[in-house]
């Protein structure tokens, strides 16, 4: 330098262009004489950044940034 992946809640990852979700971590709360589990709730997200398509974009384009991986 060129070409490919991954980027989504604190972490770990789903998510066929149509309400942004699990699981784990955190808070309340029930359950125990307590604590552990265990059940119930709740909260927490400009989906790396920016712009394009489109009635609608986390998904589809183009661009940059960070990080693997290959090849020169």
């Nucleotide at each position: 330098g060129c070409u490919g992946g991954u980027g989504u809640a604190g972490c770990a990852c789903a998510g066929u262009g149509g309400u942004a979700g699990u699981g784990c971590a955190g808070c309340u709360g029930a359950u125990u004489c307590g604590u552990a589990a265990u059940c119930a709730g709740c909260a927490g997200g400009u989906c790396g950044g920016g712009g394009g398509u489109u009635c609608g974009a986390g998904u589809c384009c183009c661009u940059u940034c960070a990080c693997c991986a290959g090849c020169a």
The RNA shown here (transfer RNA) has 72 nucleotides and comes from Brevibacillus thermoruber 423. Rfam family: tRNA.